[in-house]
């Protein structure tokens, strides 16, 4: 230099004006630390805030305690984590020259299911074909009963591959060699492996029922708690006073204090300092763990974080927190940055 594989960072900057949310202070209004209205100063969206699909925290409800069944979820091993179905290691498997990637990776020798079409037959086997014996026919034929899984025909998949030896013809019927599988032994923490013994030759399927082993109460900030308008339930005192109305005489409306229950107007708490982020030094291949030292970084409630204008060649992806936290998944214009791999070229 290509081409590629793995892993990270950023998500337009700057300046000027104008405008929203949230706290702080200042001044005006108020009785009033409510509350309104103006300056000012801080400070204000994500890497996914998205799907709401696992795990937790936090809250009500259930529930002495345990089991059991029933739904439901996961599945190789070791390890991190509050926890996980995540994460990292590391096995086995496919796939790639290679860096590297992918995996719904337990058990079919407990049991039942299935296995379409083909094809004689699918967990059991004789259609064709080869051999024997009988029988019919002048011989190459034919029939019948038997043997035979080597040959052919069908299938994704036909009773382990192949060679010799045996045999009427044949066959793991025997033998050497490769294959798989189970055991044991060797090496590991372990899944797991192996020029090692031994026994054994079994179809596939559990994204079919099942079986085995581990985990699950349930709802869900519109949880929850707390003030509370109206209305309603009691009591207690009142029957004229006293409030309002109409210009007034006078009429006309109206009880008036207290306690209580629920509570869906409305309000306020929950609500953001936390399994927090940043630097370092440290332990571990890693995922993470630990110690020290700084830092505070939206909290609305119809719902702010925008808009123009210069300038940077050009200014633009997907996308807007609503309880909160860890992961997955999905979407994303462009731009940088490390560290591996293969090929060419050159020193």
């Nucleotide at each position: 230099c290509a081409a590629g594989c793995a892993g990270g960072a950023c998500a337009g900057a700057c300046a000027g004006c104008c405008g929203c949310g949230u706290g702080g202070c200042c001044g005006g209004g108020g009785a009033a630390a409510a509350c309104c209205c103006g300056g000012u100063c801080a400070u204000g969206a994500g890497g996914a805030a998205a799907g709401u699909c696992c795990g937790g925290g936090c809250u009500c409800c259930a529930c002495a305690g345990g089991g059991c069944a029933a739904g439901g979820a996961u599945a190789a091993c070791g390890g991190g984590u509050a926890a996980c179905g995540c994460c990292c290691g590391c096995c086995g498997a496919a796939g790639g020259c290679g860096a590297c990637u992918u995996c719904a990776g337990g058990a079919a020798a407990a049991g039942u299911g299935c296995a379409a079409c083909a094809g004689a037959a699918a967990u059991a086997a004789a259609c064709c074909g080869c051999c024997g014996c009988g029988c019919c026919g002048u011989c190459c034929g034919g029939u019948g009963c038997g043997g035979u899984a080597a040959g052919g025909a069908u299938g994704g998949a036909a009773a382990g591959g192949c060679g010799a030896g045996g045999u009427a013809a044949g066959a793991g019927c025997u033998c050497a060699c490769c294959c798989g599988c189970c055991g044991g032994c060797u090496g590991g923490a372990g899944a797991c492996u192996g020029u090692c013994c031994g026994g054994c030759g079994c179809u596939g399927u559990a994204a079919a029922c099942u079986c085995u082993a581990u985990c699950c109460g349930g709802a869900g900030c519109a949880a929850c708690a707390c003030c509370g308008u109206g209305g309603g339930a009691g009591a207690a005192c009142g029957u004229a006073a006293g409030g309002c109305c109409g210009g007034c005489c006078c009429g006309g409306c109206u009880g008036u204090u207290c306690u209580c229950a629920a509570g869906g107007a409305g309000g306020u708490g929950g609500c953001u300092g936390g399994a927090g982020c940043g630097g370092u030094c440290u332990g571990g291949c890693a995922a993470c763990g630990g110690g020290c030292c700084g830092c505070c970084u939206a909290g609305a409630u119809a719902g702010a974080u925008g808009g123009c204008u210069g300038u940077c060649a050009a200014a633009u992806a997907c996308a807007g927190a609503a309880c909160c936290c860890g992961g997955c998944u999905u979407a994303c214009a462009g731009u940088c940055c490390u560290g591996g791999u293969u090929g060419c070229a050159c020193c």
Molecule: Bacterial RNase P class A
Organism: Oscillospiraceae bacterium